[in-house]
RNA sequence: CCGGGGAGCCGGGCAGCCGCGGGCCUUCGGGUCCGAGGAAAGUCCGGGCUCCACGAAACAAGGGUGGCGGGUAACGCCCGCCCGGUGAAGUUUUCGGACGAAGCCGAGGGAAAGUGCCACAGAGAGUAGACCGCCAAUGGCUCCUUCGGGAGGCAGGCAAGGGUGAAAGGGUGCGGCAAGAGCGCACCGGGGUUCCGGCAACGGCGCCCGUCAUGGCAAACCCCACCCGGAGCAAGACCGCGUAGGGGUCUCGCGCCCUCAAGGGGCAGUGGCGUUUCGCCGCGAGAGACCCGGGUUGGUCGCUGGAGCGCGUGGAGCAAUCCACCGCCUAGACGAAUGGCUGCCCCCGCGGCGCUGAUAGGUUCUAUAUCGGUCGCGGGACAGAACCCGGCUUACAGGCUCCCCGGCAUU
RNA sequence: UGGGGUGUAGCCAAGUGGUAAGGCAGCGGUUUUUGGUAUCGCCAUUCGCAGGUUCGAUCCCUGCCACCCCAGCCA
Numbered sequence: 001c002c003g004g005g006g007a008g009c010c011g012g013g014c015a016g017c018c019g020c021g022g023g024c025c026u027u028c029g030g031g032u033c034c035g036a037g038g039a040a041a042g043u044c045c046g047g048g049c050u051c052c053a054c055g056a057a058a059c060a061a062g063g064g065u066g067g068c069g070g071g072u073a074a075c076g077c078c079c080g081c082c083c084g085g086u087g088a089a090g091u092u093u094u095c096g097g098a099c100g101a102a103g104c105c106g107a108g109g110g111a112a113a114g115u116g117c118c119a120c121a122g123a124g125a126g127u128a129g130a131c132c133g134c135c136a137a138u139g140g141c142u143c144c145u146u147c148g149g150g151a152g153g154c155a156g157g158c159a160a161g162g163g164u165g166a167a168a169g170g171g172u173g174c175g176g177c178a179a180g181a182g183c184g185c186a187c188c189g190g191g192g193u194u195c196c197g198g199c200a201a202c203g204g205c206g207c208c209c210g211u212c213a214u215g216g217c218a219a220a221c222c223c224c225a226c227c228c229g230g231a232g233c234a235a236g237a238c239c240g241c242g243u244a245g246g247g248g249u250c251u252c253g254c255g256c257c258c259u260c261a262a263g264g265g266g267c268a269g270u271g272g273c274g275u276u277u278c279g280c281c282g283c284g285a286g287a288g289a290c291c292c293g294g295g296u297u298g299g300u301c302g303c304u305g306g307a308g309c310g311c312g313u314g315g316a317g318c319a320a321u322c323c324a325c326c327g328c329c330u331a332g333a334c335g336a337a338u339g340g341c342u343g344c345c346c347c348c349g350c351g352g353c354g355c356u357g358a359u360a361g362g363u364u365c366u367a368u369a370u371c372g373g374u375c376g377c378g379g380g381a382c383a384g385a386a387c388c389c390g391g392c393u394u395a396c397a398g399g400c401u402c403c404c405c406g407g408c409a410u411u
Numbered sequence: 412u413g414g415g416g417u418g419u420a421g422c423c424a425a426g427u428g429g430u431a432a433g434g435c436a437g438c439g440g441u442u443u444u445u446g447g448u449a450u451c452g453c454c455a456u457u458c459g460c461a462g463g464u465u466c467g468a469u470c471c472c473u474g475c476c477a478c479c480c481c482a483g484c485c486a
Stems, first nucleotide, its partner, number of pairs: 001407010012345007020035006037382001041393002044391005049232004062228005067081005082108001083106004090099003109223002114221002116217003131162002133158003138155002141152004170188006189212001190209004195204003236301004246292007255267004269283006294485002308328003312325005346380006354374007412482007421435003429466001437453005459475005
C1' cells in the first nucleotide's frame, strides 16, 4: 500500500430562570441533597425473596438441556479447547481441482435398540435393482463357411458406461476377465485396535480388516445421560371503608349414653367459689376447599445498602472469573415525578457567495474552480424505572478508540 | 403478572411435510334486443416478518410483529 475480519465505549455539554417526585432540616417564608437506561423494552431463560403444598430418597408422568473442560448463587449464559463446515487476495495445476490466515457458523449425544417417512421421476429408495447397454467363457438353437471358424443372441453372466433422482451399497489408477466387479494390487477415504500425548472431548505413530459390516431424517416417535414441587410484590402482613356476618356442594371434626337429628336429660371431663368422700355457678365446636351472589377501588409495611458500584491498587488464571485491601452511596414513585424556556458551545445536513484564508492552472492584474472559516435555516436516535439481581433477544441518528490476519514492496 | 389462541386472495375459509381446495366479490366470454338469471374461464409467487432443519416447509424449530380472549383483590 492492497484486502479480509473482530472487540469495546459514548450516545449531547455548560450556565441562568421556572416547575415536578422523594429524604433531611425548618423561625412554616423556605433551605439543602438526590432523581432513568444500555437497552429501564420483549417477558425468553436462571436465581434471591414471600406464600402454599410436602417425611426423605428413589421411581413414574410432564417439561427442559445435550461435543469436552472450566466459571457462576444458578442458567438454555460466559470463557477456553476439540471436531465439522465456511472463509479473501494469492500460490499451484494433469484445468477436474488442490493448498489457503484471522475470523464466522454449528439444536455438535445416539441411525448395527426398535418403529416410521423418503412425493414425482426411475429397472431399482433400503431385505437393493437391471430400462438402455456390455458379453458369448458354459448349455442349447438358427444361418453362413475356405471346415480353422464366423454372425445372430435363447437360457444365462455382468454392473464398467448411459439414463432417473436430493440421495443408487466408497473414489482414482493399473492388472485381470468372455464381459465385468475390492475379483487382485497401489494410493486416498472408511472401520477396528495396541501404544503414546491430553483431566477430557480428541489427536498421533504403528498394526489389522476388501464380509468395507453402517443411505438420509431424531427442529418424526423414540433411546441414553443430566436438571426441574407450584405460584408470583395484584407474592405476603396489618388497619380502615362497605356489603346480604347470605346461599349451595364437598372434606375433616364435634367425650359416652337415650334420641333419625335438633332441643332436652343423664354420666364422665375441666375451671372458679364455698365448710374437705359434697354442693352451686360456668365452659367444651367448629374449621377448611370450591362455586354462586354481594362489596371495596383507601392507607401503612414489604421498598430498596445490594450475588451493590469503582477505567482504584495488588495477587491467581490463557480467559471467563475469583481473592485481599481501599474508596463511594447512586430514584423509590403508585392513574405513577425525572420536564420546559433562553443563551453559549459540540455534531450532521442544506443554502448563500457579502467578507476572508489556503491550493490549482496562468507572465501580472481582473476573473474561475475546489476546500476551510464566517453567516442563515433545519435536525440530534432508540426509547422511559414499577420487588430486586444475573443473562439472552430485539430497537438505536451519529461519533470515538483499540486489536487480529493474509499478500506485495522496501528497510 | 400469569395462561390460552389467531394471522392463508378484497371478504369468509380448508389444507399440518410433496406444485394452496371451496364459496362470495371482481374481470372476461356465451346465452338475451338490453339488464338480471344461467353457464364457461381467469384471478395467491412475501401462506404476518426474518432465520434455520430437511432433497423439499403454509405445516417442524427459534426469534420478532400485530390482534383477540380469560384469570387475579375483600369477606
Record summary
Two RNAs folded together computationally: RNase P RNA and transfer RNA, 486 nucleotides in total. The prediction has a mean pLDDT of 75.